[in-house]
This record gives sequence, structure tokens and C1' cells, in this order.
RNA sequence: GGGGCUGUAGCUCAGCUGGGAGAGCGCUUGUCUGGCAGACAAGAGGUAACGGGUUCGAGCCCCGUCAGCUCCA
Repeated sequence: GGGGCUGUAGCUCAGCUGGGAGAGCGCUUGUCUGGCAGACAAGAGGUAACGGGUUCGAGCCCCGUCAGCUCCA
């Protein structure tokens, strides 16, 4: 330098045929306990990498940019 894949919550990751933004862990509060651990209940937490396009409507389709992984040279 060229090709491919990936980018969604603090971390690891789902997400169907374009229409609801989610799970586990972690965090906060409450209950149980003398306390810790743990269990249970409730809750907070999102620029969906960034910019643009298509569409009534985009996490999902198209283009560009950036970053990571990987293959070739």
C1' cells in the first nucleotide's frame, strides 16, 4: 500500500424481514444477617465510532472518514 471482518450501557456481547434499544456481569438503594459474603427486590446508566445519503421511518441499506483485528505484498 491492497483485500476481508468488527465498532450497540463501565466490561463482555445479543438484536428476526427496516418500525420495542436489550441481556449477563459490574454500580446504587432497600430487605434478610450482629457484621461481611451471599440471596431477593427495585433502580440508575446509551451521540448505536464519526459525517453524509436513501426512506414515511435506519443499530440494520448505501458512500466517505477514523480506530481495532486479520490476510496478502

A computed fold for a 73-nucleotide RNA from a Candidatus Eiseniibacteriota bacterium, annotated as transfer RNA.
It was read from a public genome assembly.
Rfam family: tRNA. The family's RNA type in Rfam is transfer RNA.